[in-house]
This is a predicted structure of an 84-nucleotide RNA (transfer RNA) from an uncultured Bacilli bacterium. It was read from a public genome assembly.
RNA sequence: GCCUGUGUGAUGGAAUUGGUAGACGUAGUGGACUCAAAAUCCACCGCUGGCAACAGCAUGCCGGUUCGAGUCCGGCCACAGGCA
Repeated sequence: GCCUGUGUGAUGGAAUUGGUAGACGUAGUGGACUCAAAAUCCACCGCUGGCAACAGCAUGCCGGUUCGAGUCCGGCCACAGGCA
């Protein structure tokens, strides 16, 4: 230099015809239980603003297609593998 694959919350990992982004688990927070813990059970848990209701943003980055993109297309970045 060329080719292939991968990139989603703190983390593992779903979303497979393009149609509610973050299911489910781990970790975390609050509560129940306990003398106190562990275990177990319940609730919450992407970010920003807001007292709240709610609003806006968010799938490595920047564009494009589309009514609609994590998903399709182009460029770039990072990592892994292969070829030279």

Background:
The prediction has a mean pLDDT of 82. Rfam family: tRNA. From the family's description: Transfer RNA (tRNA) molecules are approximately 80 nucleotides in length.